[in-house]
Context: one part of a larger RNA
RNA sequence: GGAUGAACGCUAGCGGGAGGCUUAAUACAUGCAAGUCGAGGGGCAGCAUAGUACUUCGGUACUGAUGGCGACCGGCGCACGGGUGAGUAACGCGUACACUACCUACCUUUAACAGAGGGAUAGCCCUGGGAAACUGGGAUUAAUACCACAUAGUAUUGCGUAUUUUAUUUUUAUGCAAUUAAAGCUCCGGCGGUUAAAGAUGGGUGUGCGUUAGAUUAGCUAGUUGGUAAGGUAAUGGCUUACCAAGGCUACGAUCUAUAGGGGGCGUGAGAGCGUGAACCCCCACACGGGUACUGAGACACGGACCCGACUCCUACGGGAGGCAGCAGUAAGGAAUAUUGGACAAUGGGCGCAAGCCUGAUCCAGCCAUCCCGCGUGAAGGAUGACGGCCCUAUGGUUGUAAACUGCUUUUGAAGCGGAGGAAAAGUUAUAGUUUAAUACGCUAUAGCCGUGACGUUACCAACAGAAGAAGCACCGGCUAACUCCGUGCCAGCAGCCGCGGUAAUACGGAGGGUGCAAGCGUUAAUC
Numbered sequence: 001g002g003a004u005g006a007a008c009g010c011u012a013g014c015g016g017g018a019g020g021c022u023u024a025a026u027a028c029a030u031g032c033a034a035g036u037c038g039a040g041g042g043g044c045a046g047c048a049u050a051g052u053a054c055u056u057c058g059g060u061a062c063u064g065a066u067g068g069c070g071a072c073c074g075g076c077g078c079a080c081g082g083g084u085g086a087g088u089a090a091c092g093c094g095u096a097c098a099c100u101a102c103c104u105a106c107c108u109u110u111a112a113c114a115g116a117g118g119g120a121u122a123g124c125c126c127u128g129g130g131a132a133a134c135u136g137g138g139a140u141u142a143a144u145a146c147c148a149c150a151u152a153g154u155a156u157u158g159c160g161u162a163u164u165u166u167a168u169u170u171u172u173a174u175g176c177a178a179u180u181a182a183a184g185c186u187c188c189g190g191c192g193g194u195u196a197a198a199g200a201u202g203g204g205u206g207u208g209c210g211u212u213a214g215a216u217u218a219g220c221u222a223g224u225u226g227g228u229a230a231g232g233u234a235a236u237g238g239c240u241u242a243c244c245a246a247g248g249c250u251a252c253g254a255u256c257u258a259u260a261g262g263g264g265g266c267g268u269g270a271g272a273g274c275g276u277g278a279a280c281c282c283c284c285a286c287a288c289g290g291g292u293a294c295u296g297a298g299a300c301a302c303g304g305a306c307c308c309g310a311c312u313c314c315u316a317c318g319g320g321a322g323g324c325a326g327c328a329g330u331a332a333g334g335a336a337u338a339u340u341g342g343a344c345a346a347u348g349g350g351c352g353c354a355a356g357c358c359u360g361a362u363c364c365a366g367c368c369a370u371c372c373c374g375c376g377u378g379a380a381g382g383a384u385g386a387c388g389g390c391c392c393u394a395u396g397g398u399u400g401u402a403a404a405c406u407g408c409u410u411u412u413g414a415a416g417c418g419g420a421g422g423a424a425a426a427g428u429u430a431u432a433g434u435u436u437a438a439u440a441c442g443c444u445a446u447a448g449c450c451g452u453g454a455c456g457u458u459a460c461c462a463a464c465a466g467a468a469g470a471a472g473c474a475c476c477g478g479c480u481a482a483c484u485c486c487g488u489g490c491c492a493g494c495a496g497c498c499g500c501g502g503u504a505a506u507a508c509g510g511a512g513g514g515u516g517c518a519a520g521c522g523u524u525a526a527u528c
């Protein structure tokens, strides 16, 4: 000198862009953060509409009849998105390969198919237990829920044949046998279902190389190392089990201990390097501490389940409930880090044929000079070099064109007027093309109509008044730009280093003057 997720002191006008618990992975009140589909189903608690009946004219009752829809069965989603860095020195990450050892819902393409049945169960109804959380029994009902049957092969399994390979349960072709499918809804346009093959996407596994410090850590290891067989897995494998062998790692640092998420990057530096891993992107791990599996294409699952533990809460003492390292917010800790805000208008995601619903993702706003960038606090003239201050050799010098004063401007600020873009879709009508049996439908294109903005009193533009509302901080002995007076008298104090202060202190404190930077300026911290 640079740089910071900074803090502290003094000070503070505005705009744009970014950033904001680095500490206790401490504990959490409250609200919200994952739903959606009635075009799967039985239905109808509530709302609205309609009809009928009654009416004290206020309304009330009935009818799933219509729009819709609480709870329930079912489907898809909840494994994404969002947070954190505790653990991890590891195939965790980075990079390069491999899988003849693998999986992949939704999506795309191709081929084939969807026949005929059955028994339940929630809800509703009846009836128990309990303070509650919740839960037992009976009767009854539906489905794209569940089950068995038929049909099927390029699927799976077994047994063959030929072919191919250096070799293996290799590859390719093929024969026989056995086994496993399906679901309907409909506004009749569509939307779905099953099997097989392929693609795409996403994942899983293995390997080479690289990846902090300590030898005041030198030996470590029994599922340990290998084999055979079996089990398990989507798949290889001591992954697990039985048996057999006695191996395996290590001074090229095993084991142990300490520290740590890794990378792209970021800071600095001419570079080599050194330091670092906030924000943004990729990967990993975790979700009160520990363990376990279930469901599912996918989890061993942050806002799912079960068990153990710690803690908090409710209780009728029998028993229950909970998990902010989601967004806000609270307490605590700390030098220190924000609102219990608005909107789904845009982008993206989930569900849905769609309309749409949900979305603390996201987009915005609020707070904070925390950082970067930009602008302003006026500008021109103005000497009697005014008054005042300070210094003085008492003539004067300096503050200083600075002020006053004169004409000018209005960025910005205040109040009011106007006003883009972020909006394209979707919807609807018409036409044309394509498709088709078709002038349905769908798709594509064009045109018209309708119509959607949280931000937002937006950005921006014009007009009006008026210099009006806007400058501080540190330093002045040398390093290091900038000097005098007064006070103090080794005192009070300063100080980054050298060092100042004991009666003439440019070094302490004040004043005048000056220097530097400027809405900031200094100090501290760690770093190059």
Base pairs, nucleotide, nucleotide: 001528002527004525006524007523008522009521010520013375014374015373016372017371018370019368020367021333026331027330028329030328031327032326035076036075037074040073041072043069044068047067048066049065050063051062052061053060054059083286084285085284092211093210094209095208096207097206098205099204102203103202107199108198109197110196111195112194113193115149117147118146125138126137127136128135129134155179156178157177158176159175160174161173162172184191185190212258213257214256219249220248221247224246225245226244227243228242229241230240231239261283262282263281264280265276266275267274268273288309289308290307291306292305311322312321313320314319339365341364342363343362347361348359349358350357351356378408380406381405388399389398390397391396412469418460422455427449428448429447430446431445432444433443434442472517473516474515475514476513477498478497479496483512484511485510486509487508493500494499
Small-subunit ribosomal RNA, 5' domain from an uncultured prokaryote, 528 nucleotides, folded computationally. Its mean pLDDT, the model's own confidence on a scale to 100, is 84.